[in-house]
RNA sequence: GGGCGAGUAGCUCAGGGGCAGAGCGUCUCGUUUACACCGAGAAGGUCAGAGGUUCGAUUCCUCUCUCGCCCA
Numbered sequence: 001g002g003g004c005g006a007g008u009a010g011c012u013c014a015g016g017g018g019c020a021g022a023g024c025g026u027c028u029c030g031u032u033u034a035c036a037c038c039g040a041g042a043a044g045g046u047c048a049g050a051g052g053u054u055c056g057a058u059u060c061c062u063c064u065c066u067c068g069c070c071c072a
C1' cells in the first nucleotide's frame, strides 16, 4: 500500500429503512429474623465521526478514525 471483518447501555452482543433491545451488572421495592435465590420496577445510549440518498437512516452509499485477520 491492497483486501475482508468489527465499532450499538458499565460488560457480552442482537437488531440491516418506520418510537433502540436482550442477558449479565447497578439502584429501588417486595419476599426473609437476616442474607442469598426469586419476583416487580427504574436509571443508564450524540448507535465510532462527517457528508450523501430518502418523507424518514443504527440500517443503504462515500470518506475518515480505531481494532482484528489476510496479501504484498
Base pairs, nucleotide, nucleotide: 001071002070003069004068005067006066007065010024011023012022013021018055026042027041028040029039030038048064049063050062051061052060
Annotation: The RNA shown here (transfer RNA) has 72 nucleotides and comes from a Minisyncoccota bacterium. Its mean pLDDT, the model's own confidence on a scale to 100, is 84. Its Rfam family is "tRNA". By type it is a transfer RNA. Gene Ontology term of the family: triplet codon-amino acid adaptor activity. Taxonomically the source falls in Minisyncoccota (Bacteria, Bacillati). The sequence was found in a public genome assembly.